[in-house]
RNA sequence: GGCUAUGUAGCUCAGUCGGUUAGAGCAUCGCACUCAUAAUGCGAGGGUCCCCUGUUCGAGUCAGGGCAUAGCCACCA
Numbered sequence: 001g002g003c004u005a006u007g008u009a010g011c012u013c014a015g016u017c018g019g020u021u022a023g024a025g026c027a028u029c030g031c032a033c034u035c036a037u038a039a040u041g042c043g044a045g046g047g048u049c050c051c052c053u054g055u056u057c058g059a060g061u062c063a064g065g066g067c068a069u070a071g072c073c074a075c076c077a
Base pairs, nucleotide, nucleotide: 001073002072003071004070005069006068007067010026011025012024013023019057028044029043030042031041032040050066051065052064053063054062
């Protein structure tokens, strides 16, 4: 340098053919339970969906360009 995949909550991830409120588990916090802790149950907070632009009535999802990470291939005086 070329190709491919991935990027969504603090972490691991889902998200269908573009559609009305963006979710799960773990973690955190509160409450209940307990003599107490853990476990368990209930609840809460936490997101510009990597960035920019475009298409569209409407984009996490489609298109173009970037960035980062991983893998493969090639090049190297």
This is a predicted structure of a 77-nucleotide RNA (transfer RNA) from Thermochromatium tepidum ATCC 43061. It matches the Rfam family "tRNA". About the family: Transfer RNA (tRNA) molecules are approximately 80 nucleotides in length. Its mean pLDDT, the model's own confidence on a scale to 100, is 81. The sequence is in RNAcentral, with records from ENA.